Overview
Predicted 3D model of a 73-nucleotide RNA (transfer RNA) from an uncultured Eubacteriales bacterium. The sequence was found in a public genome assembly. Its mean pLDDT, the model's own confidence on a scale to 100, is 82.

[in-house]
RNA sequence: GGGGAACUAGCUCAGCUGGGAGAGCACCUGCCUUGCACGCAGGGGGUCAGGGGUUCGAGCCCCCUGUUCUCCA
Numbered sequence: 001g002g003g004g005a006a007c008u009a010g011c012u013c014a015g016c017u018g019g020g021a022g023a024g025c026a027c028c029u030g031c032c033u034u035g036c037a038c039g040c041a042g043g044g045g046g047u048c049a050g051g052g053g054u055u056c057g058a059g060c061c062c063c064c065u066g067u068u069c070u071c072c073a
Stems, first nucleotide, its partner, number of pairs: 001072007010025004019056001027043005049065005
C1' cells in the first nucleotide's frame, strides 16, 4: 500500500425482507434475612463508531472517514 471482517446499554451479544431499539450479566430500589449472599418483584441506563446520501421511513441500503482484528505484499 491492497483485500476482508467487526463497531448496538457499563460488559458479552441478538436485532428476520427497511417500519416496535432488545436479551443475559452488571447497576439502583423494594421484599426476604439479625446481617450478607441467593431468590422474587419493579426500575434506570442508547449520538446503533463519526459524517453525508437514498427513502414516507435507516441499526439494516450506498459513499467518505476513524478504531480494532485478519489475510496478501